[in-house]
Context: one part of a larger RNA
Formats: sequence, C1' cells, structure tokens
RNA sequence: CUGGGCGUAAAGCGCGUGUAGGCGGCUUGACAAGUCGGAAGUGAAAGCCCCAGGCUCAACUUGGGAAUUGCUUUCGAAACUGUCAGGCUUGAGUGCGGGAGGGGAGAGCGGAAUUCCAGGUGUAGCGGUGAAAUGCGUAGAUAUCUGGAGGAACACCGGUGGCGAAGGCGGCUCUCUGGACCGUAACUGACGCUGAGACGCGAAAGCGUGGGUAGCAAACAGGAUUAGAUACCCUGGUAGUCCACGCCCUAAACGAUGGAUACUUGGCGUGGGAAGUUCAAAUCUUUCCGUGCCGGAGCUAACGCAUUAAGUAUCCCGCCUGGGGAGUACGGUCGCAAGGCUGAAACUC
Repeated sequence: CUGGGCGUAAAGCGCGUGUAGGCGGCUUGACAAGUCGGAAGUGAAAGCCCCAGGCUCAACUUGGGAAUUGCUUUCGAAACUGUCAGGCUUGAGUGCGGGAGGGGAGAGCGGAAUUCCAGGUGUAGCGGUGAAAUGCGUAGAUAUCUGGAGGAACACCGGUGGCGAAGGCGGCUCUCUGGACCGUAACUGACGCUGAGACGCGAAAGCGUGGGUAGCAAACAGGAUUAGAUACCCUGGUAGUCCACGCCCUAAACGAUGGAUACUUGGCGUGGGAAGUUCAAAUCUUUCCGUGCCGGAGCUAACGCAUUAAGUAUCCCGCCUGGGGAGUACGGUCGCAAGGCUGAAACUC
C1' cells in the first nucleotide's frame, strides 16, 4: 500500500459557522464526456505460458501460438453517472397561528446568612480538637438585642425536570436578542448533506491594565501529630475567587460513542405541543418533538448496546497502525509570559 478498525484494547477534532472538494430527491427531452459493445491500428525483440522440433537427455536452443489486462481512431447502444433545457413536491427553506424554557446580553431591585463597625444588656470565658495548643477575651470577648456598612452567592421550589452547538445556564422585574417545538399547507422549487483549509465560541487555573474584596483560600506563618511531617487536623493569612476591557485555548472539554438520512419487535416513566373523548375539567386514546429506565431480534472479545444503536445501509469529514523513548527534541507557528498547536529519531523490550 491492498486492507482492517476507532464506547472500555491504539484511534471521534472540545464545539459550531462555513470555502474548495466529495456526495446528492421524483420526472420528460436532448447530447454522448464517463460507461458498454463491434472493427481497425499500435502494444519492438528477448523473457514468462502453451504446442511442436534440434543437440544421446536436461539445461540450452529453433519455429509457431497465446498473452501483452494498455493507448489511439472509427462505427454503434442510451439503462446508470454526467452536461444542457423543461416540469414536480415528498428533502430543505419561507409565511401564518400557537404555547414551553436556569438559551444569551444589559440595567434595576429583594430577602436569608457570614464578616466588620456603633450602641444596649451582660460576665469570664470563648474558640478549636481524637485530645490539645497556637488564637481571641476584664482595654469587656463569646452569647443576646437594635442600628449601620460592604461584598459574594441565591435555601425551599428543584426533579435520571428544562434550555443551549459545546463550554455551560438557577432569587425577582424590565429592555434588547438567538434557537428549538407543535399546528396549518399559502409561497419558493432540490435552494440539500458533509466539510480539507479558514473564521468564531470555548470550564477552571493563569497573564496584562484599572477597580473591588464579605466569606473562602494556593503561597506563607504559627500550633499540633509524627521517628521525621516541607502533609493530612487546628488558628491565622496573601495572590486568587468578584467587576470592566484585553489575552491565554487547555480538561476524565465524557455518552471516553463525529455529522446527516432511511429502515428495523416491545414494555414502563417523564417534559413541551396538537387532535379525539367529555357540557367542561380530570381521565383515557392517538400523534409529533425531547429526555430516562428495562428488554427482543441483531451486533459485540466480553462487558454491554439495543428506534436517543454499539443493529441494517448510504454519503462526507477526523483519527489509529506494538510498548517505552515522548506529546519529548529539532524546526515552524501562535502567545506578554506560562505555555499551546504541529511533531520525529537514535536506542531499547
């Protein structure tokens, strides 16, 4: 390479938008590029293969055939692919009518709690632990009541519940704004799928500038524990955690499962919508979309997956190819830095 694979053995890019490219619904006609058939030319000789012949045989050699799967020209075929022209509506999109939602951004507001400050009551302890000590407290702490300040997070509701492409999103109100779903079938008429590059988003930590800082808390200090204790426990405590703007771009970024479409027995929940049942509600039935559990065929090395597939198929992308060396070195590129991305070899088993 031909292949075989990617939930857990090596392997799905963290996620999206989308360029080139690849692939692409039903139908009519034309063309004949791909495709298929015939013919002609060419495809050197030798060699390989087959049949004969010549050296006593063989190797060797002579003759003939086959083969040379290819290319070119020409004559045809028109199912499929393609191209051009036309039509269609089921794919896709738009419109119209609805309801659901912690989807996103900004602004304002609220209560509980912690801490701090001021004042009242009050007196000797409080705190902390396995036990203690460091620490706080007669300059009046802890406890309790009143008032005030400030920051951060939103108990109950809350749910294998909802929303989002992923990261993620949870007090309340307002403004701006994205997507999905259901119903309808008025409009467009294949406008689609995927997506190398590219571009955007991307938890936490970290970085830059400025602000903020209640609680928590790397580092650090002290007290314990211990043989030691640069830890686990305790008392403190700075970055940070918060906000604005700009970077960083990683993760067990996980469903360890790329996206799209179609098909393939069932049962039980749950969220959103619609239709039917009903006077109405409740209930029940049907149906569409989502989200879970169990399980059949099938699949799987097994575990398990099982209409939300890891089943049956098609299309497109990404990735893997023994372990270590190593996600290292070197080079390139991005970054303020930390470092990210790309990514070997020697050697060794």